Source information
This is a predicted structure of a 74-nucleotide RNA (transfer RNA) from a Patescibacteria group bacterium.

RNA sequence: GGACGAUUAGCUCAGUUGGUUAGAGCGCUGUCCUCACACGACAGAGGCCGAAGGUUCAAAUCCUUCAUCGUCCA
Numbered sequence: 001g002g003a004c005g006a007u008u009a010g011c012u013c014a015g016u017u018g019g020u021u022a023g024a025g026c027g028c029u030g031u032c033c034u035c036a037c038a039c040g041a042c043a044g045a046g047g048c049c050g051a052a053g054g055u056u057c058a059a060a061u062c063c064u065u066c067a068u069c070g071u072c073c074a
Base pairs, nucleotide, nucleotide: 001073002072003071004070005069006068007067010026011025012024013023019057028044029043030042031041032040050066051065052064053063054062
């Protein structure tokens, strides 16, 4: 320098060929349970989806550029 892939909650990841205020597990907080802890049950907080722009009535999803990370080629 080139090709491909990834970027969504604190962590690991879904999100079905665009459609109404984005989800799961673990973790965190509270309550219940227990003498207490753990396990378990219930409830809750936490993300406007890496950044900018474009297309569209409507974008996490499509297009372009940039950034970061990874793999491969040279």
Overview
It was read from a public genome assembly.